[in-house]
c-di-GMP-I riboswitch aptamer from uncultured Arthrobacter sp., 75 nucleotides, folded computationally. The source organism's lineage runs through Bacteria, Bacillati, Actinomycetota, Micrococcaceae and Arthrobacter. The sequence was found by an Rfam model in a public genome assembly.
Formats: sequence, C1' cells, structure tokens
RNA sequence: CGUCGACAAAGGCAAACCCGGCGCAAGCCGGGGACGCAAAGCCACGGGACCCAAGAGGUCAGCCGGGCCGCCGAA
Repeated sequence: CGUCGACAAAGGCAAACCCGGCGCAAGCCGGGGACGCAAAGCCACGGGACCCAAGAGGUCAGCCGGGCCGCCGAA
C1' cells in the first nucleotide's frame, strides 16, 4: 500500500414511531428516538421499486451493481 473487518479503541450515522414544517404524492427537512449500519458518506450512471395534475416529470443512495471520497488497524 492492497485485500480484509476483530467481543479492539476513538469517533460517526440513525429504521420504526412521535412532534413541527414542506410537497398533489412518492417522499424530504428540523427535533426527539434507536432497528440496525464499516461506507447507512456523496453521486440517479445501469438494473429495480415507488409517486403523479398521467404531460413534462419526480422520489428512493437504509434494494442491488457501479463511480468518487474517507476514519481505525487485530488476524
């Protein structure tokens, strides 16, 4: 350095649900809360799912793949 991921250490994120706000909706944002997560950090590029005024389009990165970036260091 790469692979890998420990009953390691430090730190991190936060499902359901509740409250407030935004959106037609899927869903998103803030607060509370923790089921889980080693990329559950970021990106809709491929597949997939979902929504719609069914037109344009939109949502999901905590469904899978891929890309970019990153903390720690036992075997």